[in-house]
Context: one part of a larger RNA
């Protein structure tokens, strides 16, 4: 110098990206215990107080000593409170840079599938489906629960379609043309007729999606309940909003601080939120992502002391 450890006046995150590391909490009895809540929880919420053995002592009083550290060794032994975001949970996963909000998931809802069932595997025989049968099986999409799912079928998919038009082989067999020994031979093919499909006609969005501009106007000023006018298939609805979605942006207020580009909490001007691509919201849960506040600490003021090892020097 360096590694693991241990202690540290005084002060206590002033360090830093961020309390990363450490360091506080800790067993057990007793007491006691909020908001919220899906009444199960929350919850070991917090907070509090006790804890072993001997001596003196009349004593279960009172005073003193010695110790352990949860009954020995090893191992094992919660920090705590609050406020937001995400996922409802338990679970899953990139063996060996990612455990997460990502998958899954109970639930929801759609299509498909009447049984030699759909669908899949195989060239097939044949098999899974299934010794099931629509409260069954497949396949998409969403994610517990609560409150809800709002408007567009033009466009692209799907499904249905009496009739009409388009449709290919085929079927027809008019015309025209060559040869000829006049007996035919051979080519050429119109009209009509014909399937699925497209067209064309209707339904479908929890199917792939989509879901507006301009301008005027109220006795201050603004603002526009109002009106006008172009497009459009319909012009965003409940909600939610500077947001895991906000560029200008550290947006404005308003709380926290002696100061706050982060945070809560209005506002709404939504560059470019929005309803199962699912929206809001929720108790419980989270080695999730974020703010704060107690206690605590060598992380810091600013460093120091030891212990045991290494490098290193001498032998």
């Nucleotide at each position: 110098u360096u590694g693991u450890g241990u202690u540290g006046a005084a002060g206590g995150a002033a360090c830093u990206c961020g309390g990363c590391a450490a360091a506080u909490u800790g067993g057990c009895u007793c007491u006691g215990u909020a908001a919220c809540u899906u009444c199960g929880g929350g919850a070991u919420a917090a907070g509090g107080a006790g804890u072993a053995a001997c001596u003196c002592g009349a004593g279960a009083a009172g005073a003193g000593u010695u110790a352990a550290c949860a009954u020995u060794a090893a191992a094992g032994a919660g920090a705590g409170a609050g406020g937001a975001c995400u996922a409802a949970c338990u679970g899953u996963u990139u063996a060996a840079u990612a455990a997460a909000a990502a998958c899954a998931c109970a639930g929801g809802u759609c299509u498909c599938u009447g049984c030699a069932a759909a669908u899949u595997u195989g060239a097939a025989a044949a098999a899974a489906g299934a010794u099931g049968u629509a409260u069954a099986g497949a396949g998409g999409c969403u994610g517990a629960g609560a409150u809800c799912u709002g408007c567009c079928c033009a466009g692209u998919g799907c499904u249905g379609u009496a009739a009409u038009g388009u449709g290919a082989c085929g079927u027809g067999g008019a015309u025209a043309g060559g040869c000829u020994a006049u007996g035919g031979c051979u080519u050429u093919g119109a009209a009509a007729u014909u399937a699925a499909u497209c067209a064309c006609c209707a339904g479908u969005a929890a199917a792939c999606g989509g879901c507006g501009g301009c301008u005027g106007u109220a006795a201050c000023u603004a603002u526009a309940a109002c009106g006008g006018u172009c497009c459009g298939a319909a012009g965003g609805u409940a909600g939610c909003g500077a947001a895991a979605u906000u560029c200008c942006u550290u947006g404005u207020c308003g709380g926290g601080u002696a100061a706050g580009u982060u945070c809560c909490g209005a506002c709404c001007u939504g560059c470019a939120u929005g309803a199962a691509u699912g929206a809001u919201u929720u108790a419980a849960u989270a080695a999730g992502u974020u703010c704060u506040c107690u206690g605590c600490u060598g992380u810091c003021u600013c460093c120091a002391a030891u212990a045991c090892g290494a490098a290193c020097u001498u032998g």

Description: This is a predicted structure of a 315-nucleotide part of an RNA (large-subunit ribosomal RNA, domain IV) from a marine metagenome.